[in-house]
RNA sequence: GCCAAGAUAGUUCAAUGGUUAGAACAUUAAUUUCAUAAGUUAAUGAUGAGAAUUCGACUUUCUCUUUUGGCU
Numbered sequence: 001g002c003c004a005a006g007a008u009a010g011u012u013c014a015a016u017g018g019u020u021a022g023a024a025c026a027u028u029a030a031u032u033u034c035a036u037a038a039g040u041u042a043a044u045g046a047u048g049a050g051a052a053u054u055c056g057a058c059u060u061u062c063u064c065u066u067u068u069g070g071c072u
Base pairs, nucleotide, nucleotide: 001071002070003069004068005067006066007065010025011024012023013022018055027043028042029041030040031039048064049063050062051061052060
C1' cells in the first nucleotide's frame, strides 16, 4: 500500500428498514434474616463520528476514526 470482518449498557451477546433497541451477569434500592450471604421484586444504564437515501436507518450507501486477520 491492497483486501476482508468488526465497533450496541460496566461486561458478554441479540435485534427482517417499522412498538418505548432486548436478554444474561454486574450495580443500586426495597423485601427477607438476630446479622451476612443466597433468594424475590423494582430501578438505572447503550447503537464509534459525520453526511446521503427513505415517510421511517443499529440495519442501506459514502467518508473518517479505531480494532483484528490476510496479501505484498
A computed fold for a 72-nucleotide RNA from Candelaria pacifica, annotated as transfer RNA. The RNAcentral record of the sequence draws on ENA. Its mean pLDDT, the model's own confidence on a scale to 100, is 80. Its Rfam family is "tRNA". By type it is a transfer RNA.